[in-house]
This record gives sequence, C1' cells and structure tokens, in this order.
RNA sequence: CGCCUAUGAAGAGUGCGCGAGGGACAAGCCCUGUGACCGCACGACAACCUGCCGGAAACGGUAAGGUGCCAAAGCUUGACCGAUAGGAU
Repeated sequence: CGCCUAUGAAGAGUGCGCGAGGGACAAGCCCUGUGACCGCACGACAACCUGCCGGAAACGGUAAGGUGCCAAAGCUUGACCGAUAGGAU
C1' cells in the first nucleotide's frame, strides 16, 4: 500500500457562548441571523470494550468507567470513494 469489522438504514437535546457559513470533494438536494457549524456544561441514546449480576456454556441483564453518537441512510448519486477506531496478513 492493499484486506476485514465498526462508526453507518435503529435510537437519542437542551442551555450558554460565538457570529456566517455548514452538510469531506463534484453535481444535486438540504440546514442556517427564528443563530446553523463550532466550543463548553449538563442530559439523553446505543451497548463495542472493561467491570458487575445470572448462566455449565451459548447467551441474557446492568449502565459504574472508557468509546461512539444525539437533522436528513456516511443526506443522495459519482462509488472501484474519504475519515476515525479496532483487527488479520
């Protein structure tokens, strides 16, 4: 470099700050001064890893710690595609 898996068809948001772009790229289509994106706080969702509980095991439960996530299928297509994390060779 290339390969596999997950984020990624499920689910889940408020407040404060900032102030003009954002959804990677192209085309489309959307979101956005009724304040997006981003940051912080608290909260939620999920249940991948650890822990704990049950079980002979498979597995089930819990949600304490870690991780991920909380517009739209990764927004759609281009797609033989990008990113992050983990794994195998």

SAM riboswitch aptamer (S box leader) from a Clostridiales bacterium, 89 nucleotides, folded computationally.